The prediction has a mean pLDDT of 77.
A computed fold for a 131-nucleotide RNA from Bacillus salacetis, annotated as c-di-AMP riboswitch aptamer (ydaO/yuaA leader).
RNAcentral holds the sequence, with entries from Rfam.
It matches the Rfam family "c-di-AMP riboswitch aptamer (ydaO/yuaA leader)". Gene Ontology terms of the family: regulation of gene expression and cyclic-di-AMP binding. From the family's description: This family represents a conserved RNA structure found upstream of the ydaO and yuaA genes in Bacillus subtilis and related genes in other bacteria.
NCBI's taxonomy places the organism under Bacteria, Bacillota, Bacilli, Bacillaceae, Bacillus.
[in-house]
């Protein structure tokens, strides 16, 4: 002095998934549901929700897996914003059970889980110390 791995604390990411609380919640996100409008579809080639997370190719041995690419999405802190670039990932899982367009009134459910990021420029806010 590197490099690496293991533990507490802090801050800090995805995500709606955070307060607060001896009662009953507030926030914040989903889903059903009229008029109307809207499809001239649907009705096993079943159909639909959450969600970024949907398509396309190739390859191998049917299945199934593997590889690219694509739409779409996150991070790059100490301002939680805005644009531009450059690096680095993600492009999943799963409910619902034959059923649902949108939807005011009304109903109703969720509030988990699981990780560790630190490159510039420009605007624009916001704080802090001076006079």
């Nucleotide at each position: 002095a590197u490099a690496g791995a293991a533990u507490a604390a802090u801050c800090g990411c995805u995500g709606a998934a955070u307060c607060a609380u001896u009662u009953a919640g507030a926030g914040c996100g989903g889903g059903g549901g009229a008029a109307c409008c809207a499809u001239u579809c649907u009705u096993u080639u079943g159909g639909g929700g959450u969600g970024a997370a949907u398509c396309c190719u190739u390859u191998u041995u049917u299945g199934a897996a593997a590889a690219g690419g694509c739409a779409g999405g996150g991070u790059u802190a100490a301002c939680u914003u805005u644009c531009a670039u450059g690096a680095c990932c993600c492009g999943a899982a799963u409910c619902c059970g034959u059923c649902a367009g949108c939807u005011a009134a009304c109903c109703u459910c969720g509030u988990a889980a699981g990780c560790g990021u630190u490159g510039u420029g420009a605007a624009g806010g916001a704080g802090a110390u001076g006079u």